[in-house]
Context: one part of a larger RNA
RNA sequence: CGUAUGGAGGAUGCCUAGGCUUUCAGUGCAGACGAAGGACGCGGUAAGCUGCGAAAAGCUACGGGGAGUUGCACACAAACUUUGAUCCGUAGAUGUCCGAAUGGGGAAACCCUCCCGAUUGGAGAUCGGGAACUCCGCAAGGAGAUAUAACCCGGGGAACUGAAACAUCUAAGUACCUGGAGGAAAAGAAAACAAUAGUGAUUUCGUAAGUAGUGGCGAGCGAAAGCGAAUUAGCCCAAAUCUCGGUGGGGAACCAUCGAGAGGUUAGAGGACUGGCAUAAUCAACAAUUUCAUGAGCAGAACGGAUUGGGAAGUCCGACCAUAGAAGGUGAGAGUCCUGUAAGCGAAGUAAAAUUGAAGUGGCUAGUAUCCUGAGUAGGGCGGGGUCGGAGGAGCCCUGUCUGAAUUUACCGGCACCAUCCGGAAAGGCUAAAUACGACUGAAAGACCGAUAGUGAACUAGUACUGUGAAGGAAAGGUGAAAAGGACCCCGGGAGGGGAGUGAAAGAGAACCUGAAACCAUACGCUA
Numbered sequence: 001c002g003u004a005u006g007g008a009g010g011a012u013g014c015c016u017a018g019g020c021u022u023u024c025a026g027u028g029c030a031g032a033c034g035a036a037g038g039a040c041g042c043g044g045u046a047a048g049c050u051g052c053g054a055a056a057a058g059c060u061a062c063g064g065g066g067a068g069u070u071g072c073a074c075a076c077a078a079a080c081u082u083u084g085a086u087c088c089g090u091a092g093a094u095g096u097c098c099g100a101a102u103g104g105g106g107a108a109a110c111c112c113u114c115c116c117g118a119u120u121g122g123a124g125a126u127c128g129g130g131a132a133c134u135c136c137g138c139a140a141g142g143a144g145a146u147a148u149a150a151c152c153c154g155g156g157g158a159a160c161u162g163a164a165a166c167a168u169c170u171a172a173g174u175a176c177c178u179g180g181a182g183g184a185a186a187a188g189a190a191a192a193c194a195a196u197a198g199u200g201a202u203u204u205c206g207u208a209a210g211u212a213g214u215g216g217c218g219a220g221c222g223a224a225a226g227c228g229a230a231u232u233a234g235c236c237c238a239a240a241u242c243u244c245g246g247u248g249g250g251g252a253a254c255c256a257u258c259g260a261g262a263g264g265u266u267a268g269a270g271g272a273c274u275g276g277c278a279u280a281a282u283c284a285a286c287a288a289u290u291u292c293a294u295g296a297g298c299a300g301a302a303c304g305g306a307u308u309g310g311g312a313a314g315u316c317c318g319a320c321c322a323u324a325g326a327a328g329g330u331g332a333g334a335g336u337c338c339u340g341u342a343a344g345c346g347a348a349g350u351a352a353a354a355u356u357g358a359a360g361u362g363g364c365u366a367g368u369a370u371c372c373u374g375a376g377u378a379g380g381g382c383g384g385g386g387u388c389g390g391a392g393g394a395g396c397c398c399u400g401u402c403u404g405a406a407u408u409u410a411c412c413g414g415c416a417c418c419a420u421c422c423g424g425a426a427a428g429g430c431u432a433a434a435u436a437c438g439a440c441u442g443a444a445a446g447a448c449c450g451a452u453a454g455u456g457a458a459c460u461a462g463u464a465c466u467g468u469g470a471a472g473g474a475a476a477g478g479u480g481a482a483a484a485g486g487a488c489c490c491c492g493g494g495a496g497g498g499g500a501g502u503g504a505a506a507g508a509g510a511a512c513c514u515g516a517a518a519c520c521a522u523a524c525g526c527u528a
Stems, first nucleotide, its partner, number of pairs: 001525007013513001014478002018449002020446007028437001030146001037098003040053003044076002048072002059092006068080003103112003113131007133144004151182001152180005162169001166216001192199002203230005213221002234430003237374001241262009267408001269373004273367005283360001286357006293350002297345002303318005319336002321325001327339003379403008389415001411424004465472002485512001488499004
């Protein structure tokens, strides 16, 4: 070195209990009635996980279900169960201690106090209840605090980078910090667009368009109207005026102010006010009923023989069902064996819709003298920001500072400014749908992975372990169809092995499917 046989090792093949991605539907909940998250306990034996809370792997009621059951977990013991257990659904009870943590304190899961009540003759002890702060309220009392995957709206807000350096610029209002809310949020019913014609709240998508623009006119940045779609929904106050009440002016009239009710809500100006006519349509909190969905579940068609084999679902022969030939399981590959699947049915509870009832809501018109129609506002100066617009000819919007109008013959806009024309009604508020996300629940799919892959985690995994800490962070799947998990004998102190037995197979023996290579050993051969 070769061949053979083994050992060792755990690659490969096969498998999947777990992942990954996407789609659809549901849902978007929790919490001082103490959450989320934990600590410590609870089992006959009980370390871990799961479940639960001193009523502790559980208690009660109702409903489902129908034969076994006392979780993972395969043992022994002791029990339960057709007088219906275990199990499943719904509702309730219990729920130690910490934690927003809230009687005070504190090095979380511990320490200490006060008030009331019970037990006791009683100091005390034990048990039960109460005692934080902020806001609203005269008080009684009510609300808030915390959590939360992403989505949303505010308040703050980088740098690397790009510009082939770099300063305006870019990255980017991104990352990140922080406040707040909802199932969506935000926006929203024109002081809007447009252009001689018109549209008619907002939002989203497509297009317009990489256009108009902007830009050390560099790098780059980058609209809108319009058009086509999705979805459609509009409303309420303030004021004028009237009534009532409180307070003040000596104060009954009157005036001022505060509160409540009526009234009223817009550009073709409208309303108050003075007359006239109507009392309906409409919408509607809430309640009842019905329907649909969901919800433990119910029910659900159709196959035999022969043959090979350890085993039939394979093969051969002959049948059957199908609104069901999806899938999984069963000793190999089953439409007709099991679980199911299709089409149906379904209690309580929950959600939606419809119908009925219903507090309430809800008009038209003539006149136009007077009154009302949002003020430290609009606008302006200075300094910033937003927009496609970097100060530019720079409108429009926001505002830190200084100022500061008009009141319907009035006011704002149409990209400096002026006129005409056109469009509107600021300085109060609410508003579903179309849109965004995916923590959680269910269904489905994959030219996604198959245990060094796929989540870090298929297994007691954010575990073991490391670190003062923030934090870091593994390895680890497979006997067999069924434990039938090897009685008994022999060697041995045991480990282990040899027989015997089980099994289709033990060269499937628990260090268990397959079992590659490195490496080691033995035998034989070759070279030297």
Molecule: large-subunit ribosomal RNA, domain I
Organism: Saprospiraceae bacterium